[in-house]
RNA sequence: CCGGCUGGUUAGAUGAUCGCUGGCGAAUUUAUUCGUCAGAGGAAAGUCCGGGCUUCGUAGGGCAGGGUGGUCGGUAACGCCGACCGGUCGCAGGAUUAGGGACAGUGCCACAGAAAGUAUACCGCCGAACGAGGCGUUGCUUGCAACGCUUGCGUGGUAAGGGUGAAACGGUGAGGUAAGAGCUCACCAGCAUCGAAGGUGACUUCGAUGGCUUGGUAAACCCCACCCGAAGCAAGGCCAAACAGAAAGCAGUGGCGGCCCGCCGCGUUAUGACUUUCGGGUAGGCUGCUUGAGCGUGUCAGCAAUGGCUCGCCUAGAUAAAUGAUCAUCCACGACAAAACCCGGCUUACCGACCAGCUUUUUUC
Numbered sequence: 001c002c003g004g005c006u007g008g009u010u011a012g013a014u015g016a017u018c019g020c021u022g023g024c025g026a027a028u029u030u031a032u033u034c035g036u037c038a039g040a041g042g043a044a045a046g047u048c049c050g051g052g053c054u055u056c057g058u059a060g061g062g063c064a065g066g067g068u069g070g071u072c073g074g075u076a077a078c079g080c081c082g083a084c085c086g087g088u089c090g091c092a093g094g095a096u097u098a099g100g101g102a103c104a105g106u107g108c109c110a111c112a113g114a115a116a117g118u119a120u121a122c123c124g125c126c127g128a129a130c131g132a133g134g135c136g137u138u139g140c141u142u143g144c145a146a147c148g149c150u151u152g153c154g155u156g157g158u159a160a161g162g163g164u165g166a167a168a169c170g171g172u173g174a175g176g177u178a179a180g181a182g183c184u185c186a187c188c189a190g191c192a193u194c195g196a197a198g199g200u201g202a203c204u205u206c207g208a209u210g211g212c213u214u215g216g217u218a219a220a221c222c223c224c225a226c227c228c229g230a231a232g233c234a235a236g237g238c239c240a241a242a243c244a245g246a247a248a249g250c251a252g253u254g255g256c257g258g259c260c261c262g263c264c265g266c267g268u269u270a271u272g273a274c275u276u277u278c279g280g281g282u283a284g285g286c287u288g289c290u291u292g293a294g295c296g297u298g299u300c301a302g303c304a305a306u307g308g309c310u311c312g313c314c315u316a317g318a319u320a321a322a323u324g325a326u327c328a329u330c331c332a333c334g335a336c337a338a339a340a341c342c343c344g345g346c347u348u349a350c351c352g353a354c355c356a357g358c359u360u361u362u363u364u365c
Base pairs, nucleotide, nucleotide: 003359004358005357006356007355008354009353010352012330013329014328015327016326017325018324020039021038022037023036024035025034026033027032041336045347046346048345049344050343051342052341053232054231055230056229060261061260062259063258065228066227067226068225069224070084071083072082073081074080085099086097087096088095089094100223101222105221106220107217108216109215122162123161124158125157126156129155130154131153132151133150134149135148136147137146138145139144140143170188171187172186173185174184175183189213191210192209193208194207195206196205197204198203236287237286238285239284245278246277247276248275249274250272252266253265254264255263294313295312296311298309299308300307301306
């Protein structure tokens, strides 16, 4: 220098003219004019989590259901963030992690292969054991016996070698054996027990002893630990407007996910609490509505996330839905894209520009 990784800022700029919404002020005489200030995002998106706020009398116990899953911190809280530990990938910087349990039980592991969980022998190896065949020698009763060699043909032994597969019942070496095998031994890995050191902890390192070794899968069902009232600004509050009923059910019914219990309220022989069906009328305005778990500077504590203190700032509130149009110049030539009660996150989309740190190859000194 090229390549790569991590984090942050920005998201066309400037000027002029006309136009739109809100706040404040003034003039006007009730609906206009003028001035001034402000006016879509880093994701406003997805509606995936968590809350604030509002309503339900309380939201109590249990079952079912759902969610999370290493440790310790942060936070209002979380399935989020930070640091650390373990696993996997990468030369590294780093990235990623659905990270408790397979000895509670059930299920699954296609095809290939002999065999996929306490199994087996496809090709092989073995004459130690028992048969069988062949050859030779000796003896003798002339077809028997004994001995030796050989053949893996049978019974049998074997799982070291080869093959299949993602995975085949620890690895390397030596001894031993008929041939082999942790059968035995040395070293190593794993597991179990006991102990030491470090750490808040997950865990790491070391030592001793030992049976020698006990497949995978829970993002399969399941087990374990912890957590979970419901609905939602079309919540809710105030003002205005309008109202026509008819029928059925039945002693219970209501209390906002389902069921049971508990508690509370209303009602009980029907003129009723409640439920259901058919039918009619009204539905306009104000509020909620933006000062917040808010943002920024500095400093202290902390590895960090974050928190304390100090100083400063106010930054959209539309309601068929406001920021648009034209001209000129610059340049990096502009992508993804539009608030609707508010906030903290995550995920997804994306043209460029700038800044800081780290790392690999190559080259030079």